[in-house]
RNA sequence: GCCCCCUUAGUUCAAUGGCAGAACAGUGGUAUCGUAAACCACAAGUGUCAGUUCGAUUCUGACAGGGGGCU
Numbered sequence: 001g002c003c004c005c006c007u008u009a010g011u012u013c014a015a016u017g018g019c020a021g022a023a024c025a026g027u028g029g030u031a032u033c034g035u036a037a038a039c040c041a042c043a044a045g046u047g048u049c050a051g052u053u054c055g056a057u058u059c060u061g062a063c064a065g066g067g068g069g070c071u
Stems, first nucleotide, its partner, number of pairs: 001070007010024004018054001026042005047063005
């Protein structure tokens, strides 16, 4: 220098163009003499900018970051 793949909650992963979910972690509560476990509830989000579309996590492009291959 060229090519390919990945990017979703604090972490690990789902979501066939139609309300973005789970587990663990976190916070609050119930319960206990007390702590932990348990149970209930809550909060936390699609890397950025454009394009296509009635509608984009999903399709297209550029950029950014990470990984791999070739030279």
Molecule: transfer RNA
Organism: Candidatus Uhrbacteria bacterium